[in-house]
Transfer RNA from a Minisyncoccota bacterium, 71 nucleotides, folded computationally. The same sequence occurs in records of 7 taxa. The prediction has a mean pLDDT of 82. RNAcentral holds the sequence, with entries from ENA and MGnify. It matches the Rfam family "tRNA". Rfam links the family to the GO term triplet codon-amino acid adaptor activity. Rfam classes the family as a transfer RNA.
RNA sequence: UGCGGGAUGGUGUAAUGGUAGCACGCAUGGCUCUGAACCAUGAAAUUGGGGUUCGACUCCCUGUCCCGCAG
Numbered sequence: 001u002g003c004g005g006g007a008u009g010g011u012g013u014a015a016u017g018g019u020a021g022c023a024c025g026c027a028u029g030g031c032u033c034u035g036a037a038c039c040a041u042g043a044a045a046u047u048g049g050g051g052u053u054c055g056a057c058u059c060c061c062u063g064u065c066c067c068g069c070a071g
Base pairs, nucleotide, nucleotide: 001070002069003068004067005066006065007064010024011023012022013021018054026042027041028040029039030038047063048062049061050060051059
């Protein structure tokens, strides 16, 4: 440099163009003599910009970063 893949709560990981979910973690409450475990509830995310569309994590263009292959 070229080609391909990837970027989603704090972490890991899903999501036919149609309510952004799950697990762990965290917070609050319950339970307990206290804690752990367990139960209930809650906060928290789509890599930046633009476009297409009634509607975009998803499709298109472009920037940044990471990985792989080739030279």